[in-house]
Context: one part of a larger RNA
RNA sequence: GGCGCAUGGCGGAUGCCUUGGCACCAGGAGACGAUGAAGGACGUGGUUAACUGCGAAAAGCCACGGGGAGCUGUACGCGAGCGUCGAUCCGUGGAUCUCCGAAUGGGGCAACCCGGCAGGCGUAAUGGCCUGUCACCCUCCACUGAAUACAUAGGUGUAGGGAGUCAACCCGGGGAAGUGAAACAUCUCAGUACCCGGAGGAAAGGAAAUCAAUUGAGACUCCGCUAGUAGUGGCGAGCGAAUGCGGAAUAGCCCAAACCAUCGGGGCAACCUGAUGGGGUUGUGGGAGCCCGACGUGGGACCGUAGAGACUAGGAGAACGAUCUGGGAAGGUCGGCCAUAGCGGGUGAUAGCCCCGUAUCCGAAAGUCGAAGCGGCCCUAGGGAUUUCCCGAGUAGGGCGGGACACGUGGAACCCUGCCUGAAGCUGGGGGGACCACCCUCCAAGGCUAAGUACUCCCUGGUGACCGAUAGUGAACUAGUACCGUGAGGGAAAGGUGAAAAGAACCCCUGCGAGGGGAGUGAAAAGAAUCUGAAACCAUGCGUCU
Numbered sequence: 001g002g003c004g005c006a007u008g009g010c011g012g013a014u015g016c017c018u019u020g021g022c023a024c025c026a027g028g029a030g031a032c033g034a035u036g037a038a039g040g041a042c043g044u045g046g047u048u049a050a051c052u053g054c055g056a057a058a059a060g061c062c063a064c065g066g067g068g069a070g071c072u073g074u075a076c077g078c079g080a081g082c083g084u085c086g087a088u089c090c091g092u093g094g095a096u097c098u099c100c101g102a103a104u105g106g107g108g109c110a111a112c113c114c115g116g117c118a119g120g121c122g123u124a125a126u127g128g129c130c131u132g133u134c135a136c137c138c139u140c141c142a143c144u145g146a147a148u149a150c151a152u153a154g155g156u157g158u159a160g161g162g163a164g165u166c167a168a169c170c171c172g173g174g175g176a177a178g179u180g181a182a183a184c185a186u187c188u189c190a191g192u193a194c195c196c197g198g199a200g201g202a203a204a205g206g207a208a209a210u211c212a213a214u215u216g217a218g219a220c221u222c223c224g225c226u227a228g229u230a231g232u233g234g235c236g237a238g239c240g241a242a243u244g245c246g247g248a249a250u251a252g253c254c255c256a257a258a259c260c261a262u263c264g265g266g267g268c269a270a271c272c273u274g275a276u277g278g279g280g281u282u283g284u285g286g287g288a289g290c291c292c293g294a295c296g297u298g299g300g301a302c303c304g305u306a307g308a309g310a311c312u313a314g315g316a317g318a319a320c321g322a323u324c325u326g327g328g329a330a331g332g333u334c335g336g337c338c339a340u341a342g343c344g345g346g347u348g349a350u351a352g353c354c355c356c357g358u359a360u361c362c363g364a365a366a367g368u369c370g371a372a373g374c375g376g377c378c379c380u381a382g383g384g385a386u387u388u389c390c391c392g393a394g395u396a397g398g399g400c401g402g403g404a405c406a407c408g409u410g411g412a413a414c415c416c417u418g419c420c421u422g423a424a425g426c427u428g429g430g431g432g433g434a435c436c437a438c439c440c441u442c443c444a445a446g447g448c449u450a451a452g453u454a455c456u457c458c459c460u461g462g463u464g465a466c467c468g469a470u471a472g473u474g475a476a477c478u479a480g481u482a483c484c485g486u487g488a489g490g491g492a493a494a495g496g497u498g499a500a501a502a503g504a505a506c507c508c509c510u511g512c513g514a515g516g517g518g519a520g521u522g523a524a525a526a527g528a529a530u531c532u533g534a535a536a537c538c539a540u541g542c543g544u545c546u
Base pairs, nucleotide, nucleotide: 001545002544003543004542005541006540007539008538009537015531016496017495020467021466022464023463024462025461026460027459028458029456030455031165032164039100040099041098042055043054044053046078047077050074051073061094062093063092064091065090066089070082071081072080105114106113107112115134116133117132118131119130120129121128136162137161138160139159141157142156143155144154169200170198171197172196173195174194180187184234210217211216221248222247223246224245225244231239232238252448253447254446255392259278260277261276262275263274264273265272266271283426285391286390287389288388290384291383292382298379299378300377302376303375304374305373309369310368311367312366314362315361316360320335321334322333323332324331336353337352338342344356345355346354397421398420399419400418401417402416403415407433428443429442430441431440432439483490484489503530506518507517508516509515
C1' cells in the first nucleotide's frame, strides 16, 4: 500500500410524519374608490430586530350581542398588571385613521418641499401651531358677458357625476411573428399573442326584409349529432359549414309615421313648424280615418311596503369499568353500555362510550340578503267595408377598392363600407348562392329584453386509485424574502429533540473557551449541529497478501 472484517467520524439518502400545496364539487360573492381605494412609507409594545395587528385615540377606543375563566399576538423570559362589578376572545355597528398613492391647493427625485383663504391657539410683535377649505373634465341651472344692436363665444358660482385599482370570463377598435407548407411569396400560424377602449355579474345575441322546398318551421344563446360530410384550397399544407334532428332554457315588447288635442313660433291667410299628451306598432299585410261592438279578464322584466327564511358570533348534545404488559393503554383478557351520534381530530401505542366533536335540535341586540302576501303604476279585444292617408332615404341598390361570410374573385349570391352615385313608396320592397321567369317566403334602413351559456382574485363547507419537503405552489420556515441586475427582470436554500423542557444543578480537563468526561433527567440521550441515520469519503484496530 491492496483486500476483507469491525468500530467510529463525516454526510443527510431512506422510512415515518405534516402545519403547506394541487385538482375538483356544492353554495355564496362577483367588486373597491374623492365619505380618498388597491398598494405602500413611517410609526406604534414596560423591555421589541422581524412578522402580525393597529394609526399620534396607534398589538388599540366606544356601544350592542355572544361567551364564561382565565388573560396581556407569533414568543419564551423578566417586570408590571387586568379579570365572576364578567376580562382576554368571537360577531355586528361606530370612533380614530400620520404621510404617499387616482392624489386632487402649487411643486416634486412617491412617502418630501412651499402656499392662499376662514376660524382658533400662541407671541409684546413677526416667525410658529391646529382645524376646515382651495385640482381638472362633463352635465343641469343661475348670474354675468366681448368683437357686434339682439345674441353668441367667454367668465363666475351652486348642485350632480367622472377620474384610479382589480384574477379570469365578455364585447368592440387595432393587430404580429417564430411556425406549417419538409425551401418560399398566395396560404397557414390567426383575427391567435399583444396593445387600446368599454361593461357586467355575467357579457354578447335576440323576437325574421330568417330558414325551408312544393310538406313546412317559427327570436336568441348553449350542448350532442348531422360531419371531418358539402364545400373551399399554390385543389398543396390546410381550412371547414349549413339544413335537419335530439336536448338545456323559454318571453316577449316599446317607439317613429298617418290622425287628434293643448300650448308656442312664423305667416294677412291657406298653411308650415316645435314641444307635450292621446293614437299606433303589423306581413294569412298592419294602422290612421269611416261603421258596428265589449268594460271584463289575464299579465308585468317597474316602484313601494312587507318580512317567511337565510347569512354574519354561538348553544344543547348519548354511552366504561376492571385486570395484564408497558415509561405511558386507546393494545391483550374479562364483563358492560350508547347509537337519528361507529365522519374526523386529539389524548404518553391502535378510544363509538376520556377530550374536541359528530347525528339531531336550538339561537341574534346589530348589520346584510330576501320568498309569499299587500298597495301603487303599467300592459291587455274584436268584426265589417275599402275612396283617401301612413308604414324608418343620402337609405336599398349600382360602380370602384377593401373586409367579412367554412367560401383565397371564383359562375360568387347574402352581409359591412372608404370614394362616386342613387330608387320604389303596398298595384310597394327584400330573399330563395350569377342571372331571368313562375312559385314560395319575409317586411330593412329605430330601440329594449330574463333564462339556459363563460369565468373564479375571493368566502364557507366538502371530496381525492393527488404530492408528502430535490415532491407538492417559486414559497409548509421573517418568500416574491435573501441574493443578482442601472433597469425591465431573474430568483433561491431552508420542516421534524421529547409524551412532557423534565433543555443537563453540581464536579473535573480547558483559554472564566470550543469540545469532552462524570453526575443528574428521561422509556430511550433522543442533547438542542437534536427522529430514523444509507452511500460516497476519512480514521483507527485486527486479519491477510507483497
Molecule: large-subunit ribosomal RNA, domain I
Organism: Myxococcales bacterium